Predicted 3D model of a 102-nucleotide RNA (Guanidine-I riboswitch aptamer) from a soil metagenome. It matches the Rfam family "Guanidine-I riboswitch aptamer". About the family: This family represents a conserved RNA structure found upstream of the ykkC and yxkD genes in Bacillus subtilis and related genes in other bacteria.

[in-house]
RNA sequence: UUGGCCGCUAGGGUUCCGGCUCCGUGCAAGCGGGGCGCUGGUCCGAGAGCAGCCGCCCGAUGCCAUGGCGUCGGGUGCACGGAGGGACAAAAGCCCGGGAGG
Numbered sequence: 001u002u003g004g005c006c007g008c009u010a011g012g013g014u015u016c017c018g019g020c021u022c023c024g025u026g027c028a029a030g031c032g033g034g035g036c037g038c039u040g041g042u043c044c045g046a047g048a049g050c051a052g053c054c055g056c057c058c059g060a061u062g063c064c065a066u067g068g069c070g071u072c073g074g075g076u077g078c079a080c081g082g083a084g085g086g087a088c089a090a091a092a093g094c095c096c097g098g099g100a101g102g
Base pairs, nucleotide, nucleotide: 003054004053005052007050008049011044012043016041017040018038019036020035021034022033023032024031025030055076056075057074058073059072060071061070062069063068064067078098080101084096085095086094
């Protein structure tokens, strides 16, 4: 020193949509309000999950020429982990945090 970005998923709750339910109003259609995370949509979302792009390192190779540009291949390790606190509407594998501890 062992990197950055984007997308997805595990997971998450309830701001909006939807659903269920109760109340009010109305001939009705409908409208308004309360409650419930309720399979879902919007939304949040992994250091230790997935995939892609870039960067970096090594090798081979082509062109130009004391160095640069490109192509191909390889590499980019390991990783158990509280409690507590924080943000957004709220919660979480998000952030504190590869933290404390092991």